Notes:
Model confidence (mean pLDDT): 82 of 100. Large-subunit ribosomal RNA, domain I from an Acidimicrobiaceae bacterium, 595 nucleotides, folded computationally. Rfam family: Bacterial large subunit ribosomal RNA. Gene Ontology terms of the family: structural constituent of ribosome and ribosome. A reference for the family is Yusupov et al. (2001), "Crystal structure of the ribosome at 5.5 A resolution", Science.
Context: one part of a larger RNA
RNA sequence: AGCCAACGGUUAAUGCCUUGGCACUGACUACCGAUGAAGGUCGUGAGAGGCUGCGAUAAGCCGCGGGGAGCUGCCUACUAAGCUUUGAUCCGCGGAUGACCGAAUGGGGAAACCCGACACUCGUAAUGGAGUGUCACUGCCGCCUGAACACAUAGGGCGGCUAGAGGGAACCGGGUGAACUGAAACAUCUAAGUAACCCGAGGAAAAGAAAGCAACAGCGACUCCCUGAGUAGCGGCGAGCGAAACGGGAAGAGCCUAAACUCAGGUGGUGGAAAGCCUGGCGGCGUUGCCACCUGGGGGUUGUGGGAACUGAUUGGGAGAGCGCCAGAUCUCCCGCAGAGUUACAAAGACAGUGGGUAGUGGAAUCGCUCUGGAAAGGCGAGCCACAGAGGGUAACGGCCCCGUACACGAAACUCAUCUGUCCUCUGAUCGUGUCUCCCGAGUAGCGCCGGAUCCGGGAAAGCCGGCGUGAAUCUGCGAGGACCACCUCGUAAGGCUGAGUAUAAGUCAGUGACCGAUAGUGAACUAGUACCGUGAGGGAAAGGUGAAAAGCACCCCGGGAGGGGAGUGAAAUAGUACCUGAAACCGUUGGUUU
Numbered sequence: 001a002g003c004c005a006a007c008g009g010u011u012a013a014u015g016c017c018u019u020g021g022c023a024c025u026g027a028c029u030a031c032c033g034a035u036g037a038a039g040g041u042c043g044u045g046a047g048a049g050g051c052u053g054c055g056a057u058a059a060g061c062c063g064c065g066g067g068g069a070g071c072u073g074c075c076u077a078c079u080a081a082g083c084u085u086u087g088a089u090c091c092g093c094g095g096a097u098g099a100c101c102g103a104a105u106g107g108g109g110a111a112a113c114c115c116g117a118c119a120c121u122c123g124u125a126a127u128g129g130a131g132u133g134u135c136a137c138u139g140c141c142g143c144c145u146g147a148a149c150a151c152a153u154a155g156g157g158c159g160g161c162u163a164g165a166g167g168g169a170a171c172c173g174g175g176u177g178a179a180c181u182g183a184a185a186c187a188u189c190u191a192a193g194u195a196a197c198c199c200g201a202g203g204a205a206a207a208g209a210a211a212g213c214a215a216c217a218g219c220g221a222c223u224c225c226c227u228g229a230g231u232a233g234c235g236g237c238g239a240g241c242g243a244a245a246c247g248g249g250a251a252g253a254g255c256c257u258a259a260a261c262u263c264a265g266g267u268g269g270u271g272g273a274a275a276g277c278c279u280g281g282c283g284g285c286g287u288u289g290c291c292a293c294c295u296g297g298g299g300g301u302u303g304u305g306g307g308a309a310c311u312g313a314u315u316g317g318g319a320g321a322g323c324g325c326c327a328g329a330u331c332u333c334c335c336g337c338a339g340a341g342u343u344a345c346a347a348a349g350a351c352a353g354u355g356g357g358u359a360g361u362g363g364a365a366u367c368g369c370u371c372u373g374g375a376a377a378g379g380c381g382a383g384c385c386a387c388a389g390a391g392g393g394u395a396a397c398g399g400c401c402c403c404g405u406a407c408a409c410g411a412a413a414c415u416c417a418u419c420u421g422u423c424c425u426c427u428g429a430u431c432g433u434g435u436c437u438c439c440c441g442a443g444u445a446g447c448g449c450c451g452g453a454u455c456c457g458g459g460a461a462a463g464c465c466g467g468c469g470u471g472a473a474u475c476u477g478c479g480a481g482g483a484c485c486a487c488c489u490c491g492u493a494a495g496g497c498u499g500a501g502u503a504u505a506a507g508u509c510a511g512u513g514a515c516c517g518a519u520a521g522u523g524a525a526c527u528a529g530u531a532c533c534g535u536g537a538g539g540g541a542a543a544g545g546u547g548a549a550a551a552g553c554a555c556c557c558c559g560g561g562a563g564g565g566g567a568g569u570g571a572a573a574u575a576g577u578a579c580c581u582g583a584a585a586c587c588g589u590u591g592g593u594u595u
Base pairs, nucleotide, nucleotide: 001594002593003592004591005590006589007588008587009586015580016545017544020516021515022513023512024511025510026509027508028507029505030504031167032166039101040100041099042055043054044053046079047078049075050074051073061095062094063093064092065091066090070083071082072081106115107114108113116135117134118133119132120131121130122129137164138163139161140160141159142158143157144156145155171202172200173199174198175197176196182189186236212219213218223250224249225248226247233241234240254497255496256495257441261298262297263296264295265294266293267292268291269290270289276285277284278328279327280326281325282324283323303475305440306439307438308437309435310434311432312431313430314429316335317334318333319332320331321330337428338427339426340425341424349423350422351421352420353419354417355416356415357414358413360409361408362407366382367381368380369379371378383400384399385389391403392402393401446470447469448468449467450466451465452464456482477492478491479490480489481488532539533538552579555566556565557564558563
């Protein structure tokens, strides 16, 4: 030095474990913000570095409930000082405080800083200083002023507004809109109206009460699911793309306007007594009248077309109105009666009850053993409960030890939902006949050119949406039924609102897993978006396990210490905090063996 064996060191694989993740299910909940959000900075403890909580009232203050013996959060001990059956700590509900930055909003600014004005108050001999409140911009409403230009308008000023601004995981509507890729190359095409960016809204959004489908029979808003169907179709008829109606379900809800006509007010034009002042008669008044436009009230809302105007019939009571009186009609108010209502259809709600949520409460039943063991829940023996044998913990494996579980019960306060009741609020003419007349959404529909989206790539290409141009009709009207025409059928555009069924899951609660088990599972089981890197956008770790219990080795010895040897604890110390198990590489010690 090689080899073999045993025993160590080093290292941290493996096994076991789980406080953390991942995925899914169900339910709830679903917007926050100038009453200053989301998110931060800085503070805040007796001693206080980080986390958590909180805000100069600063691990907290007040009230009301719950609860019932200890408490002063975690890493994290210790000391000190306290609190507490006059009910603390803790849990829930409501309130107070809430520095500074941040939309950030008095002005500025290199975020968490600097500097003001006005009013009131405090302080100083006085100045400086301190405290509280107000002071951004835009929009809307009201009032006052007020140019060019007379009225007016623009502009200005003042007052008021719980108006807007910013944020939000995904979901939703809209705008802009790729490429890789596939086509075995590639250009139409595809990927894909995807990704990305932008705008906007809400707890959902969008859509929505037929100018719709259909087919000679009919349906009757929208949305979502199943089916239809990988069908009909589109397509360098390649790759690929890909409906709709019917049918079956979920849910279910319908409404308001514009116009005609009419009344009132305003503005402009016209107009010098005809007309007009609800109708008739008598009297009276008269820039009242007429026309156009604007604003508001009534009226009216439909496709077996509807409405207006004229016309016919019916209608509880009382009071009042118009230039005066009488009669009629109309209108207004009150009472009675009837009906409806808070998501649209008009709009605020209040109270009571009911049911749920946010703390909680009760909650059955086991003992013995001189069995094993450190420890009994294991074994043996004998019992019991069960609407509870889900699960977790306890020194090994516990229905009956603890927490729980099934089941039953509970709210001073706040809150949600639905229903009921009361208050409250709102509405109240209806039916019919006939017709000459009037109205029924205009730079719209249609058409031409050019685009877009629909299964539809311009095609025989309808229907829908947009740009430019042109440009109708009012019910004997107009649109549609996939070129177009006829017949037939369906609908009624060019205004608006609308719950539910549907989507999502940041948040809360409950649960599940042939999901992971520390190089896995989130990047993060631990001070994790931390340390660290980068000017920055951004990138981004490593790191879990003593033991049942610290019982964490008093005391002695060696050593400066570190460390070790005894002793002691413990079931175990080769479980000693560099701590479960402790593989291999690698390094040794001892013995054997080879030369």